Model confidence (mean pLDDT): 85 of 100. Predicted 3D model of a 543-nucleotide part of an RNA (small-subunit ribosomal RNA, 5' domain) from a metagenome. Its Rfam family is "Bacterial small subunit ribosomal RNA".
[in-house]
Context: one part of a larger RNA
RNA sequence: GAGCGAACGCUGGCGGCGGGCUUAAGACAUGCAAGUCGAGCGAGAAAGCACCUUCGGGUGUGAGUACAGCGGCGGACGGGUGAGUAACACGUGAGUAACCUACCUCUCGGCGGGGGACAACAUUUCGAAAGGAAUGCUAAUACCGCGUACGAUCAUGGGAACUUCGGUUCCUUUGAGGAAAGUUGGCCUCUUCAUGAAAGCUAACACCGAGAGACGGGCUCGCGGCCCAUUAGCUAGUUGGUAAGGUAAUGGCUUACCAAGGCGACGAUGGGUAGCUGGUCUGAGAGGAUGAUCAGUCACACUGGAACUGAGACACGGUCCAGACUCCUACGGGAGGCAGCAGUCGGGAAUAUUGGACAAUGGGGGAAACCCUGAUCCAGCCACGCCGCGUGGGUGAUGGAGGCCUUCGGGUCGUAAAGCCCAGUCAGGGGGGACGAAACGGUUGCCGUUUAAUACACGGUGAUCUUGACGGUACCCCCAAAGGAAGCACCGGCUAACUACGUGCCAGCAGCCGCGGUAAGACGUAGGGUGCAAGCGUUGCUC
Numbered sequence: 001g002a003g004c005g006a007a008c009g010c011u012g013g014c015g016g017c018g019g020g021c022u023u024a025a026g027a028c029a030u031g032c033a034a035g036u037c038g039a040g041c042g043a044g045a046a047a048g049c050a051c052c053u054u055c056g057g058g059u060g061u062g063a064g065u066a067c068a069g070c071g072g073c074g075g076a077c078g079g080g081u082g083a084g085u086a087a088c089a090c091g092u093g094a095g096u097a098a099c100c101u102a103c104c105u106c107u108c109g110g111c112g113g114g115g116g117a118c119a120a121c122a123u124u125u126c127g128a129a130a131g132g133a134a135u136g137c138u139a140a141u142a143c144c145g146c147g148u149a150c151g152a153u154c155a156u157g158g159g160a161a162c163u164u165c166g167g168u169u170c171c172u173u174u175g176a177g178g179a180a181a182g183u184u185g186g187c188c189u190c191u192u193c194a195u196g197a198a199a200g201c202u203a204a205c206a207c208c209g210a211g212a213g214a215c216g217g218g219c220u221c222g223c224g225g226c227c228c229a230u231u232a233g234c235u236a237g238u239u240g241g242u243a244a245g246g247u248a249a250u251g252g253c254u255u256a257c258c259a260a261g262g263c264g265a266c267g268a269u270g271g272g273u274a275g276c277u278g279g280u281c282u283g284a285g286a287g288g289a290u291g292a293u294c295a296g297u298c299a300c301a302c303u304g305g306a307a308c309u310g311a312g313a314c315a316c317g318g319u320c321c322a323g324a325c326u327c328c329u330a331c332g333g334g335a336g337g338c339a340g341c342a343g344u345c346g347g348g349a350a351u352a353u354u355g356g357a358c359a360a361u362g363g364g365g366g367a368a369a370c371c372c373u374g375a376u377c378c379a380g381c382c383a384c385g386c387c388g389c390g391u392g393g394g395u396g397a398u399g400g401a402g403g404c405c406u407u408c409g410g411g412u413c414g415u416a417a418a419g420c421c422c423a424g425u426c427a428g429g430g431g432g433g434a435c436g437a438a439a440c441g442g443u444u445g446c447c448g449u450u451u452a453a454u455a456c457a458c459g460g461u462g463a464u465c466u467u468g469a470c471g472g473u474a475c476c477c478c479c480a481a482a483g484g485a486a487g488c489a490c491c492g493g494c495u496a497a498c499u500a501c502g503u504g505c506c507a508g509c510a511g512c513c514g515c516g517g518u519a520a521g522a523c524g525u526a527g528g529g530u531g532c533a534a535g536c537g538u539u540g541c542u543c
Stems, first nucleotide, its partner, number of pairs: 001543004006539005013389006019382002021347001026345003030342003035073003040070002048061005080300003090224007099217002104213007112146001114144002121136006153176003157172006182205006191198003226272003233263003238260008275297004279290004302323005325336004353379001355378003361375001362373004392422004402413004426484001428479005436470001441465009487532005492513003498527005508515002
């Protein structure tokens, strides 16, 4: 000099864009943060309103609505934190002939015929509660057999190509065990009944088997990035092999047996510290320091352990066990997990609102309408940072008054003020008033596709209707008016800026040198000056 997620002191007008618990991975009251689908399924209220009434009630509507339940998809994303981790965790480059991949896209082939349950519900019952238990009824895209099998899998035989000689790929014979689910809209061409409907046809979305792709991951390897040798030896599933198990998959991953290996001064092992990276700061660079915000990735979710479900977890707002802590209890037993968004206590020099909206972007569910979304978009607080703007402009000398200094002549603050003339930024008042919105969807016209069809549905293209939290904000116009808006540090040298008074080695200053003991340009105050400026200084840290 530059920089900072800063803090502290004094001061403080406005706006834009960013940032905001670096400490206790301490403990948490309260609310919200993951649901959705009735076009998978069965069941199904009440209040209110209307009418009737024998005044007990009943009927209709509310409504096939709400709350639940079975079932599907999602809850493995998104969001937080940095504890642990010196490791294939990360970065980069390879490999996988050792692997998986729900939803999505394309292609091929299917979707036949049956069965038995379990919730919900009802009744009984246990418990203070949390929660159960028994019996009975019932549906499905829930569950289970059977049939079928183009692929695929396994076994068997034959052949071809490639090969790192381990194997891989392709063609083919025979055999084995294996799938599926419907729902909604429309129609009458075919069949049946005959206004029309169906077990029929058709469309859409689902469903099953398989192949390919895409997306996302698992695993392996080369290289790279901290400190200590005042850590020198470490290792028994240890190192390798065989066989088996296990996994989506290689592998001591696990087990049995066999061998005795494996690592290490090119730093093993141990200890300390630490998430890693793109980047960020500094620097001419080399380098040094760092890893807030944003992005990628890893790890964690009260502490430790474990598996279940699932395409995917060993799962932040799932389950089980143990522990600590907190809470409830009828003492028998139960409940909980903010390192999600706010917020509270605590710790600390120190870090914000228990806000609005799903309008946009994105995500989950749904055919869609739509629902959910503390992701997100916005608003609030804070000079925490960067940037921009303002606090007025011109004129004005007898150089007023006043302050300070003085050699008492004067000098200086100083064109500074007053006065006069202006323009109106910001703030204030009034009026107008956005962009961000295009879609999805509804209605309707046209053209195609499909079809038996001019239904329906789908695709394309027009018209029209509808959607804004921010926000009556930005922006524009008008009104009034210099009116409401300047401080902080320093002035001995380094280092730009000097005098007076007070004090008298006192009180004090100080980054270094050093000032102060009676004329102190170094202390304190004043006048003046210098430097920055809505900031200025101090402290801490980095280069």